Context: one part of a larger RNA
RNA sequence: GAAUGAACGUUUGCGGUGCGCUUUAUGCAUGCAAGUCGAACGGAGUUGUAGUUUUCGGACUGCAAUUUAGUGGCGGACGGCUGAGUAACACGCAAGCAACUUGCCUCGGAGUGGGGGAUAAUCUAUCGAAAGACAGACUAAUACCGCAUAUGGUAAUUAGGCGCAGGCUUAGUUAUCAAAGCUGCAAAGCGCUCUGAGAGAGGCUUGUGUCCGAUUAGCUAGUUGGCAGGGUAACGGCCUACCAAGGCGAUGAUCGGUAGCUGGUCUAAGAGGAUGGUCAGCCAGAUGGGGACUGAGACACGGCCCCAACUCCUACGGGAGGCAGCAGCAGGGAAUUUUGGGCAAUGGGCGAAAGCCUGACCCAGCGACACCGCGUGAGGGAAGAAGGCCCUAGGGUCGUAAACCUCUUUUCUUGAGGAAGAAUUAUGACGGUACUCAAGGAAUAAGUCUCGGCAAACUACGUGCCAGCAGCCGCGGUAAUACGUAGGAGGCAAACGUUAUUC
Numbered sequence: 001g002a003a004u005g006a007a008c009g010u011u012u013g014c015g016g017u018g019c020g021c022u023u024u025a026u027g028c029a030u031g032c033a034a035g036u037c038g039a040a041c042g043g044a045g046u047u048g049u050a051g052u053u054u055u056c057g058g059a060c061u062g063c064a065a066u067u068u069a070g071u072g073g074c075g076g077a078c079g080g081c082u083g084a085g086u087a088a089c090a091c092g093c094a095a096g097c098a099a100c101u102u103g104c105c106u107c108g109g110a111g112u113g114g115g116g117g118a119u120a121a122u123c124u125a126u127c128g129a130a131a132g133a134c135a136g137a138c139u140a141a142u143a144c145c146g147c148a149u150a151u152g153g154u155a156a157u158u159a160g161g162c163g164c165a166g167g168c169u170u171a172g173u174u175a176u177c178a179a180a181g182c183u184g185c186a187a188a189g190c191g192c193u194c195u196g197a198g199a200g201a202g203g204c205u206u207g208u209g210u211c212c213g214a215u216u217a218g219c220u221a222g223u224u225g226g227c228a229g230g231g232u233a234a235c236g237g238c239c240u241a242c243c244a245a246g247g248c249g250a251u252g253a254u255c256g257g258u259a260g261c262u263g264g265u266c267u268a269a270g271a272g273g274a275u276g277g278u279c280a281g282c283c284a285g286a287u288g289g290g291g292a293c294u295g296a297g298a299c300a301c302g303g304c305c306c307c308a309a310c311u312c313c314u315a316c317g318g319g320a321g322g323c324a325g326c327a328g329c330a331g332g333g334a335a336u337u338u339u340g341g342g343c344a345a346u347g348g349g350c351g352a353a354a355g356c357c358u359g360a361c362c363c364a365g366c367g368a369c370a371c372c373g374c375g376u377g378a379g380g381g382a383a384g385a386a387g388g389c390c391c392u393a394g395g396g397u398c399g400u401a402a403a404c405c406u407c408u409u410u411u412c413u414u415g416a417g418g419a420a421g422a423a424u425u426a427u428g429a430c431g432g433u434a435c436u437c438a439a440g441g442a443a444u445a446a447g448u449c450u451c452g453g454c455a456a457a458c459u460a461c462g463u464g465c466c467a468g469c470a471g472c473c474g475c476g477g478u479a480a481u482a483c484g485u486a487g488g489a490g491g492c493a494a495a496c497g498u499u500a501u502u503c
Base pairs, nucleotide, nucleotide: 001503002502003501004500006499007498008497009496010495013374014373015372016371017370018369019367020366021332026330027329028328030327031326032325035074036073037072040071041070043068044067045066046065047064048063049062050061051060052059053058081285082284083283090210091209092208093207094206095205096204097203100202101201102200105198106197107196108195109194110193111192112191113147115145116144122137123136124135126133127132152177153176154175155174156173157172158171159170160169161168162167181190182189183188211257212256213255218248219247220246223245224244225243226242228240229239230238260282261281262280263279264275265274266273267272287308288307289306290305291304310321311320312319313318338364340363341362342361346360347358348357349356350355377407378406379405380404387398388397389396390395412440413439414438415437416436417435421430447492448491449490450489451488452473453472454471458487459486460485461484462483468475469474
């Protein structure tokens, strides 16, 4: 000098764009953050209407609209947060899988035949303070289970062709594996099953790169390899049995410390050094630890089970919970915001659609936290008012500065109009915002640090090694340009200075 997610002191007019718990991955009151589909299904309720019946109270039935607890489907594996752990195929770059998976989506082929038994809801009854549990009866489905069929898939096997390769492929034989309906007057549409290809998404493997310590020198028993089996979507000591005795290491193993990685960011002429907040990609985590279930996908933040700590309810028998989602609270700290508005846009989930949900997101609020921009007036005005300060008492200086005259209105106040963002049938939170016009009136708007040298800027008074200053050198003990005050001056400016950290 440059920089910062900064903090502190003094000061503070406006706008735009960003950013805002770096500390206790500490604990959390309250509200919201993941639902949706009645065009999969049987009920139940409400309203309207029509009919039958009536002891005029009502009961039953049909139709239409609408709501929905439950069964069922899809979604809850995305999105959002955090960086504790991790020195590792975690990440980056480059490859490989002849060792793999893939719901929804796109393109293609084939099919969608015929049956069965349950169960929630509901009703009846019981237990419990509650959370909830249990028994009997009844019922539906795109829920569940057989049968048939098989373009095809899978497994075994025969023959041929191909490949660097452990394999690929063609034809045949045997065995085995499917399905669900809904809407519509209809046409048809949406689905369902098997399968081929694609897209996108993931899994695994390899080469290489990735901090400090030798005051850590030896480490290793599923350890290293083989064989057989199990397991997985898949290779593999991933796991098990047996066999062999290997494997790693001064090119730093092992151990210890520290740390999420990257695109990037800061600095620097560059090489380099430092760093990884916001944004984007990847990884990891969801009170601590462990586990699996479901599923195309999880070993799952707002799912389940167990152990532990903590908090809450309880009738003491037993139960409930997890903000590193958005706000907010307590605590910690030098320090970091509103318990706001809206789904209008973009995007996501579900749905045929209307639509519903969405603290993602879009906005607003708070904060000079950062960067950028604007303003606090412009022109004229004395050999120079008053006043302050200094003085050799002559004067000098603040100083064209003020007053005063002329002008302007960025900004400000008031009034009027008023968007784009909407993809147009409709629909705008922002917002009566931005912007435009008119009126008013210089009106509403300047500080902060320094002045011994480094280093731009000097005098007076006070103090008297005191009080104090200080980045370094050093000032202060009676004329201090170095302390304090005043006048003046210099620097930067809605900021200025200090502290911390990096180059």